[in-house]
RNAcentral holds the full RNA, with entries from ENA. A computed fold for a 291-nucleotide part of an RNA from a Nitrososphaerota archaeon, annotated as large-subunit ribosomal RNA, domain VI. Rfam family: Archaeal large subunit ribosomal RNA. Gene Ontology terms of the family: ribosome and structural constituent of ribosome.
Context: one part of a larger RNA
């Protein structure tokens, strides 16, 4: 731009697209069929495993410049607390997300066939799977299972919802009045009324912008929400991560001393404390106002 009004749901599937699933072993069948023995199967059924696909993050590990603790050097600072270069300085941990070396899926059939196996059965009294006709057969075709899909121009279906009015006349057509030339027939001119078609401008459903944003994301797209709200930020509470903060008491192993005392790494109490949180709930405080 198109599918004969506009839009929003939910569908159908016409055709496309993947390999998405291969293979091993064990058991059972069965020490059975078989065979003199020696030996010695499969149909069906069932666990388990490799390797490939898809998924996901509860487990078990990995990253983790979110966090939480130790720590070395120099540097503000009385203490605390902090800054900086050195891979994030370096060590010990780590939620959320990522993620694999963790987890969970990867079933089961049906139809038409190749090769080939057969029935019935002439031509050709017999034979013959063929000629007519009819049964069977493979990891392989096709369905069926997963995804895309109505631009599938033969342009699909279902259901809801909207579909208003208003100027303006180039042009066209219907239908009146007037004026004016003419003897008439007809011819110019002006105006009003409906119709079409053109051109503005206004409406409805409804969809966008604009605002908070995430289960989405390179920009668009997609989803959630907007006060009739937990959409997002705080603010509480929970969970978690780290590992017991400052301060304050109480001890301390020496050292110093003017003999009054003073300094002191560290130890324990306070204290499952401090700090932090991309996680969950709770709360209109802020922001979604009005448009």
């Nucleotide at each position: 731009c198109g599918g004969c009004g506009g839009c929003c749901a939910u569908c159908u599937g016409a055709g496309g697209g993947g390999a998405a699933g291969u293979u091993g072993u064990c058991c059972c069948u069965a020490g059975u069929a078989c065979g003199a023995g020696a030996g010695g199967a499969a149909c069906a059924g069932g666990g388990c495993a490799a390797c490939g696909c898809g998924g996901c993050c509860u487990c078990u590990g990995g990253c983790a410049u979110a966090c939480c603790g130790g720590u070395u050097c120099u540097c503000c600072g009385a203490c605390a607390g902090g800054a900086g270069a050195a891979u994030a300085g370096c060590c010990g941990g780590g939620c959320a997300g990522c993620u694999a070396a963790g987890c969970c899926g990867u079933c089961u059939u049906a139809g038409a066939u190749a090769a080939g196996a057969g029935c019935u059965g002439a031509a050709g009294g017999c034979a013959u799977c063929u000629a007519a006709g009819c049964u069977c057969g493979a990891a392989g075709c096709u369905a069926g299972u997963c995804c895309c899909g109505a631009g599938a121009a033969a342009a699909g279906a279902u259901g809801a919802c909207c579909a208003u009015c208003c100027g303006c006349u180039a042009u066209c057509u219907g239908u009146g009045u007037c004026c004016u030339c003419g003897c008439a027939a007809g011819g110019g001119g002006a105006u009003g009324c409906g119709g079409g078609u053109g051109c503005g401008g206004u409406g409805a459903a409804g969809a966008g912008c604009u605002g908070u944003c995430a289960u989405a994301g390179a920009a668009g797209a997609u989803g959630a929400c907007g006060u009739u709200g937990a959409u997002a930020g705080g603010a509480g509470a929970g969970a978690g991560g780290u590992g017991u903060a400052c301060g304050c008491u109480g001890g301390a192993a020496g050292g110093c001393u003017a003999c009054g005392g003073c300094c002191g790494a560290c130890c324990a109490g306070u204290u499952c404390a401090g700090c932090c949180u991309g996680c969950u709930c709770u709360u209109a405080c802020u922001a979604a106002u009005c448009g």